[in-house]
């Protein structure tokens, strides 16, 4: 300087004008009005895990069912985070991993292939043994070809072929014998562990896949703020009284009485329960920032600071100017490259146009995931130059 890596921060500011929605405090002519003062996020999303907080259920104790799955911490829990240990990937910082069991068991492994797990044999090696045929030889045999056969090295098939590489062996091979390396098995050392290192035995047995049943360890009652509590109309029906059925209850008129009209088998009243409907829950809380102490980190103490959304079909917004940012087009200065014109780069300064994401709180809280225009900051690592 270029490449890249991982981790943080912001998500425009500052006024003006008109709105929206709560809240507190005067005023109202009871409709309102006036003033102060608040009012989305890093994800308020997905709603995917996990928990407060409510109502139900619940003696234990097991079955089924869902989760999760190396290891140790953290934490209120967690499928989260932290820190390591393992296995791939990268030169490297550093990245990925649903990372227990395939030697209980059942099933699967398309197509290709001799064969996909009780191993096999297309092409290919072999001709050691037994045997035939043929040439040679007095003959022992010895040469060739063929069967029975032996063999898995090379070849090919497949995502995957029954440890690998090399030596020695052998008729040709073959853990058949040997070294190394992988694998198993008991042991030591180190480590809380996971697991590392080391010796020593064993010729090697146990293809793959459990996001295929399943096994084996943990964990898990269930519905959700439209949980739940309280108040609490009208109809309409429950349950008690009381009053009335022509000797007139009630209605209308009426401020009340009378009178007047009217008029049937109902009318009043008093309790409970439920629904509209209000209220509560309701926002201050494992909450945020600083210091300092523990700890690699996660976190956890301590001390000090700091924080009003709480709406209920659902407010939080439009707009105009100023600065700041960013593209683009243009002029001017300074300056690099260039032999020079011609260009083109940096950078400071003006005009002028245009740009700004992802989204929108609905009980609260800790994750995760996933979207996001643009800006900044930090740590490292590799690569080229110059000193």
């Nucleotide at each position: 300087a270029g490449a890249g890596u991982g981790g943080g921060u912001c998500g425009g500011g500052c006024g003006g004008u008109c709105g929206c929605c709560g809240c507190g405090g005067c005023u109202u002519u009871c409709g309102a009005g006036c003033c102060g003062g608040g009012g989305a996020g890093g994800a308020a999303a997905g709603u995917c895990c996990g928990g407060a907080c409510u109502c139900c259920g619940c003696a234990g104790g097991g079955c089924a069912g869902u989760g999760u799955g190396c290891u140790g911490g953290c934490u209120a829990a967690c499928g989260g985070c932290c820190a390591g240990c393992g296995a791939g990937g990268g030169u490297g910082a550093c990245c990925u991993c649903a990372g227990g069991g395939a030697a209980a068991g059942u099933g699967c492994c398309a197509c290709a292939g001799a064969a996909a797990a009780c191993a096999c044999a297309c092409c290919g090696c072999c001709g050691a043994a037994c045997u035939c045929c043929c040439a040679g030889g007095c003959g022992a045999c010895u040469g060739g070809g063929g069967g029975u056969g032996g063999c898995a090295a090379g070849g090919g098939u497949g995502a995957a072929a029954a440890g690998g590489u090399g030596c020695g062996g052998u008729a040709a091979g073959a853990g058949c014998g040997c070294a190394c390396c992988g694998c198993c098995g008991a042991c030591g050392u180190g480590g809380u562990g996971a697991c590392a290192c080391g010796a020593c035995g064993g010729g090697c047995a146990g293809g793959g896949a459990a996001a295929a049943c399943c096994c084996c360890a943990c964990a898990c009652g269930g519905a959700g703020c439209a949980a739940g509590g309280c108040c609490a109309a009208a109809u309409a029906g429950g349950g008690g009284g009381g009053c009335g059925c022509u000797u007139g209850a009630g209605g209308c008129u009426g401020g009340c009485c009378c009178g007047g009209c009217u008029g049937a088998a109902g009318c009043c009243c008093c309790c409970g329960g439920g629904u509209a409907g209000g209220u509560u829950g309701c926002u201050g809380g494992a909450c945020c920032c600083c210091a300092c102490g523990g700890g690699c980190a996660a976190c956890c103490g301590u001390g000090g600071g700091g924080c009003u959304a709480g709406a209920g079909g659902a407010a939080u917004g439009a707009u105009c100017g100023c600065c700041a940012u960013c593209c683009g087009c243009u002029c001017g200065g300074c300056u690099c490259c260039u032999c020079u014109c011609a260009g083109g780069g940096g950078u400071c300064g003006g005009g002028c146009g245009g740009g700004g994401a992802c989204a929108g709180a609905a009980u609260c809280c800790g994750g995760c995931u996933u979207a996001c225009a643009g800006a900044c900051c930090c740590g490292c690592u590799c690569u080229g130059c110059g000193a």